[in-house]
RNA sequence: AGAGUUUGAUCCUGGCUCAGAACGAACGCUGGCGGCGUGCUUAACACAUGCAAGUCGCGUGCGCAGUUUUCUGUAGCAAUACAGGGGAUAGGCGCACGGCGCACGGGUGCGUAACACGUGGGCAAUCUGCCCUCCGAUGGGGAAUAACCCCGCGAAAGCGGGGCUAAUACCGCAUAACAUUCUUUGGACGAUGGUCUGGAGAUUCAAAGCAGUAAUGCGUCGGAGGAGGAGCCCGCGCCCGAUUAGCUAGUUGGUGAGGUAACGGCUCACCAAGGCAAUGAUCGGUAGCUGGUCUGAGAGGAUGAUCAGCCACACUGGAACUGAGACACGGUCCAGACUCCUACGGGAGGCAGCAGUGGGGAAUCUUGCACAAUGGGCGAAAGCCUGAUGCAGCGACGCCGCGUGGGGGAUGAAGCUUUUCGGAGUGUAAACCCCUUUCGCCUGGGACGAAUGCCUCGCAAGAGGAGUGACGGUACCAGGAUAAGAAGCCCCGGCUAACUACGUGCCAGCAGCCGCGGUAAGACGUAGGGGGCCAGCGUUGUUCGGAAUUACUGGGUGUAAAGGGUUCGUAGGCGGUGUGGCAAGUUGGGAGUGAAAUCUCUGGGCUCAACCCAGAGGCUGCUUCCAAAACUGCUGUGCUUGAGUGUGAGAGAGGCUCGUGGAAUUGCAGGUGUAGCGGUGAAAUGCGUAGAUAUCUGCAGGAACACCCGUGGCGAAAGCGGCGAGCUGGAUCACUACUGACGCUGAGGAACGAAAGCUAGGGGAGCAAACAGGAUUAGAUACCCUGGUAGUCCUAGCCCUAAACGAUCAGGACUUGGGGUGCCGCCCGUUCGGGCGUCGUCCCGGAGCUAACGCGUUAAGUCCUGCACCUGGGGAGUACGGUCGCAAGACUGAAACUCAAAGGAAUUGACGGGGGCCCGCACAAGCGGUGGAACAUGUGGUUUAAUUCGUUGAUACGCGAGGAACCUUACCUGGGCUUAAAUGUAGACUGCAUAAUGGGGAAACUCAUUUUUCUUUACAGACUGUUUACAAGGUGCUGCAUGGUUGUCGUCAGCUCGUGCCGUGAGGUGUCGGGUUAAGUCCCAUAACGAGCGCAACCCUUAUCGUUAGUUGCCAUCGGGUCAAGCCGGGGACUCUAGCGAAACUGCCACCGUAAGGUGAGAGGAAGGUGGGGAUGACGUCAAAUCAGCACGGCCCUUAUGUCCAGGGCUACACACGUGCUACAAUGGUCGGUACAAACCGUCGCAAAGCCGCAAGGUGGAGCUAAUCGGAAAAAGCCGGCCUCAGUUCGGAUUGAAGUCUGCAACUCGACUUCAUGAAGCUGGAAUCGCUAGUAAUCGCAGAUCAGAACGCUGCGGUGAAUACGUUCCCGGGCCUUGUACACACCGCCCGUCACAUCACGAAAGUGGGCCGUACUAGAAGUCGGUGCGCUAACCCGCAAGGGGAGUAGCCGCCCAAGGUACAGCUCAUGAUUGGGGUGAAGUCGUAACAAGGUAACC
Repeated sequence: AGAGUUUGAUCCUGGCUCAGAACGAACGCUGGCGGCGUGCUUAACACAUGCAAGUCGCGUGCGCAGUUUUCUGUAGCAAUACAGGGGAUAGGCGCACGGCGCACGGGUGCGUAACACGUGGGCAAUCUGCCCUCCGAUGGGGAAUAACCCCGCGAAAGCGGGGCUAAUACCGCAUAACAUUCUUUGGACGAUGGUCUGGAGAUUCAAAGCAGUAAUGCGUCGGAGGAGGAGCCCGCGCCCGAUUAGCUAGUUGGUGAGGUAACGGCUCACCAAGGCAAUGAUCGGUAGCUGGUCUGAGAGGAUGAUCAGCCACACUGGAACUGAGACACGGUCCAGACUCCUACGGGAGGCAGCAGUGGGGAAUCUUGCACAAUGGGCGAAAGCCUGAUGCAGCGACGCCGCGUGGGGGAUGAAGCUUUUCGGAGUGUAAACCCCUUUCGCCUGGGACGAAUGCCUCGCAAGAGGAGUGACGGUACCAGGAUAAGAAGCCCCGGCUAACUACGUGCCAGCAGCCGCGGUAAGACGUAGGGGGCCAGCGUUGUUCGGAAUUACUGGGUGUAAAGGGUUCGUAGGCGGUGUGGCAAGUUGGGAGUGAAAUCUCUGGGCUCAACCCAGAGGCUGCUUCCAAAACUGCUGUGCUUGAGUGUGAGAGAGGCUCGUGGAAUUGCAGGUGUAGCGGUGAAAUGCGUAGAUAUCUGCAGGAACACCCGUGGCGAAAGCGGCGAGCUGGAUCACUACUGACGCUGAGGAACGAAAGCUAGGGGAGCAAACAGGAUUAGAUACCCUGGUAGUCCUAGCCCUAAACGAUCAGGACUUGGGGUGCCGCCCGUUCGGGCGUCGUCCCGGAGCUAACGCGUUAAGUCCUGCACCUGGGGAGUACGGUCGCAAGACUGAAACUCAAAGGAAUUGACGGGGGCCCGCACAAGCGGUGGAACAUGUGGUUUAAUUCGUUGAUACGCGAGGAACCUUACCUGGGCUUAAAUGUAGACUGCAUAAUGGGGAAACUCAUUUUUCUUUACAGACUGUUUACAAGGUGCUGCAUGGUUGUCGUCAGCUCGUGCCGUGAGGUGUCGGGUUAAGUCCCAUAACGAGCGCAACCCUUAUCGUUAGUUGCCAUCGGGUCAAGCCGGGGACUCUAGCGAAACUGCCACCGUAAGGUGAGAGGAAGGUGGGGAUGACGUCAAAUCAGCACGGCCCUUAUGUCCAGGGCUACACACGUGCUACAAUGGUCGGUACAAACCGUCGCAAAGCCGCAAGGUGGAGCUAAUCGGAAAAAGCCGGCCUCAGUUCGGAUUGAAGUCUGCAACUCGACUUCAUGAAGCUGGAAUCGCUAGUAAUCGCAGAUCAGAACGCUGCGGUGAAUACGUUCCCGGGCCUUGUACACACCGCCCGUCACAUCACGAAAGUGGGCCGUACUAGAAGUCGGUGCGCUAACCCGCAAGGGGAGUAGCCGCCCAAGGUACAGCUCAUGAUUGGGGUGAAGUCGUAACAAGGUAACC
């Protein structure tokens, strides 16, 4: 620091996802040791049991047990024992009074959005026990009471009555000022109230003792000060929601009073009517706050466990008491819920203390040890108490450290994996040798933490002494033994480090995103190997980061999401220029504070580290003082350029009102006139003989204003168009007189706001939703047509939205240009015209900007100010709520859920019922066919034991097959074989084999008998056979694993590259443009210049000529010869044969053209513009065809899916299609006669003549390895005869009979012949095919295959046409251009309803819960107030009785918790039914959108 993912590719926008760090975690697998930390995040849910706050006898009373002492009595000789009484008791236990503590420490985070917290200040408005310092005092009296004893009540808890008693408990009195309050009077200071310090007078309030022989110590009281603590006030900071906009009656303030430690509406009475709020009051939701923690470069974001500070709470709610301090976690009272006890009458309780239990939960520990240390309470002290704390235990929960061994050890064991079978990997890894011993184990030793305090001595400082350890026999040290006891987890398609095999076969599964899996999966599972981390590793969850993806640092808004429809304007924000002042912002410096811990640096302590300690820094903040005065601000005073005013002027569909004009449509009336009109793609509905349309005249009525009219004008926008008048707004220009910043923007707010729509009343010619009819159509609730109502128009009032668009907010400043246009002004100019200035408007373009397109002084450039808006797509501009509206609806405006995209611009293609140009037997013009019949052949289908397989639009179907009776043959049935039919290597055995004969059998095969080779002396070898081992074999599957070959687009003219240039890039240019061509053929032009594969040419053939050659071919001339004949001698002239050459190139002429080239019934020429034909097929497309031609990967079979054999099948047959043949006849048939080819084939052959047969054929065998012989007759044609329009002398199918030939064999299943038979068929529906010249059509000939078997195929020649105006249309193709939402590329994409499944949400008669408000009611406990006739020890009076004073139970009142009633509000859950939405595999119906999407689309 980035990466993956939208596309065919690209750039951008934009979301999603990943890599990092962290955690109080949890889960899965695994687990050796130690240190330091850390551990209920959920139910502030409920709690059994134990412990967590006591202490003081040096404040005091009593009791008990004891100790000691003494007296008496009894027993005993006595010691002594027992009983009773008294004294003492330093000590023990207990119950009480009293003091201090219990307000600390510990827990939790419910509540709380608040002066709760943080920070900085204030109290001149305060309190403070214990502690410290200082001053002073401590005199003298009194009355009770608990414990205890007695009585009573009660189950208990406990309570009542009577009696005794003490105090550092309680109450008077005295004394007292520097304290309190009041009056008065100085001084100093200050901030208004005041503070400090003096003087005088008045007033009020104190106390307690204890220990000790004593000294003295500890206490007590009053006061002053301090330290620490607490209370109150203020500035600033402090979450979300406006779908919460108004809140507030003690409310805001005042006066007075009360209350408090203290200010204050804190409370009360009276008075006033205020206070808060868009800088967010109120309400709702959520939440303890902070130091810090995590993350981040930082700014920020998230968080608030452990530690520390503050706050709040203690079962829930309320309340006070005591006290220095509480409205009190382990106190009290009341109410409520819950639990427990109960004798049913009543009582008891509060773990959010430490352990622990249940419950909840994914999840969080021991009912441990000790007060040794630190700290706390009490005490004079010893000491006691302390679940604070120190330790230990449990948990890999986290961080840190250590170990599980180290060295050597093979061209490298075994095993496993893989393999191209050679090998490779695991791998120095192991084994093996040497070494070490951390940790763990065993044995021995064994701490630091401990010194206070206590005792003794001492005046003191101090000295000496006896002791104190939970952790712990722990850490640590030493010794002993042995490599011995100690490694897992995740991952390996990309991101992202790491690859193979097998299994599986869109299954099972994986997955963070993209995505893997449908038979060769590096993505699933397993294995081997590898990568990463390591006592852990992964997963899940959460936070920050990456994310500049909320943008302060640091984003945007023409088209991606995003400028408000427009204007005015409030608050607010911002604001020209000179100068003086102030100092709020700002800048510099000083001071205070910013707790400690944390963080950073340095140093130190645990062997290191984590951890801990010390010092320094930092804590970016706040407060305060001083200084500066540029900028902002405030203030004073000026200025004129911003803004405005004035005077003059012209332009304009600017607005409103009133009037007025003509054309046209329609209607009505009348005239003329007659059969149609109208409408459409074509029609029909409709109108018309009751007279339409057409035409003329007149009248009526409404609406709109042709031409002018112009990317012209005006207006803020919406918008504004005949003409005239009235009223009225704004802008502009000229002049430069006046004001003097008066300005800009503008949240809320107000006004305007097309069309449609609404209300009321008018109006209504034309047009025209709805509606009706006619067409179209599969349908047609549409497009088209005929009608037609709202509406469109006017008045008044609503509505308030538009693709309200320049998809571009308003204002200001600055920044190269060119051209047009509107208004005004000025200048030149006679006119025409030209120039200049301001304002407006349009086009093109520079820099710059932009993702690109594009914008470009009218910015989307460079900047400033203000406002509005955006943050992935869908859900959705929907739901709910609110506001507005008569309604329709508008404005505001979510979430659940779901997807990994949705988008913008541009690129290349493809496509278009887009455009332009151009080609092709593409159409057209012609000729002949197919489709109808019979037959042949192929296919589908059906059938079958099998009808083997493949091929299936064009580009399958007389195709593979150029030839299925057996074979072929792959199929079926049946019978055999299992190293096999063939071949090789190695080993062993054998001479059995082979052959012959015979038996069985359909054959294959099998059984039996007989027989045997060569070389060599032999061994052995060759050969043959058997057997073993290894290699076989497969027309079995996959053409979607492949090679090769082929078809097709298409013989179409295209397809590319190098360098350069352009573009961010995909890519473009070149290859486009203008011409031309059959052609990307060539020319011209040109940021391109060249080149390659294609085109063309080179090749073959054919057409002409020359030359060479002259047999088997030829025969003109010469000779011979025959019935005839190149038959013979000869000849090369000719034909021909087959080699080599020539020839054609728009070369020549004319015209057109720059050229390329075109044209000419041009010349010449055998041939003329590619002469004809062939071969030749660019980059690529169709996962096109072929695993059955062949080859080949993988998979499958192996006594069978191999192989041999016999028979059958491939030849089936209701049917459908393709390709052909023969016909339907007279341009014909038939009979007879007669003529002319080319090419090809032949010894496994072609076969002549002759003879036989009606014929097929037979016989025969000359000749021929072929220009020699043969196949061989060419046929149509020509000549002549017959047939005469008929199912025929057409047609020949079918069938019968008899034959021939081939072949081992013609039954299934061959061809041919003869005789007989004589079917359909009389020119073929829709539709469709071929062909442009030696072509179509027509005629025959040959060949391959082949024993035989063509109507097919491949070739050959004979005869030999018609037509092409032309490119509108159909089909296919090429180039350019355009649109695109297509890219599997239109056989594309894609929308909505319906049906089914599922998910979340809304509405809903209601139902249930929670919270909260208002009103009323209620009124426990308690404070306060009143009363207090009941009751009362202390003081006073009194001898006393009694009274006074003071108090108090009770009662009353104010306030008030729970509770109750009624009515609202908010919110959650649920609800028959219902609504739309999302998602889902191939469902249904249509075809809306994307191309002109077939009616342009959209708002």

This is a predicted structure of a 1499-nucleotide RNA (small-subunit ribosomal RNA) from an uncultured bacterium. Its mean pLDDT, the model's own confidence on a scale to 100, is 84. RNAcentral holds the sequence, with entries from ENA and SILVA.